Predicted 3D model of a 71-nucleotide RNA (transfer RNA) from a Candidatus Gastranaerophilales bacterium. It was read from a public genome assembly.
[in-house]
């Protein structure tokens, strides 16, 4: 040098073109005498620029970081 994978919430992790599912944590209420536990509810425009398109977390194209594989 060359070839692939990945990147989504404080963590893990689903979505492969129509307004981002779940689970741990956490904030707030409710329950209790107090608390566990349990039940409501909150919490991401998705690594970063830009192009396709009415529409992009998805497709394209360059850029960062990471992990593997050949040399």
């Nucleotide at each position: 040098g060359g070839c692939g994978g990945c990147a989504u919430a404080g963590c893990c992790a689903a979505g492969u073109g129509g307004u981002a599912a779940g689970g741990c944590a956490g904030g707030a209420g409710c329950c209790u005498g107090c608390a566990a536990a349990g039940c409501u509810u909150u919490c991401a425009c998705c690594c970063c620029c830009a192009g396709u398109u009415c529409g992009a977390a998805u497709c394209u194209g360059g850029g960062u970081g990471c992990c593997g594989c050949c040399u």
The source organism's lineage runs through Bacteria, Bacillati, Candidatus Melainabacteria and Candidatus Gastranaerophilales. Rfam family: tRNA. It is annotated as a transfer RNA. Gene Ontology term of the family: triplet codon-amino acid adaptor activity. From the family's description: Transfer RNA (tRNA) molecules are approximately 80 nucleotides in length.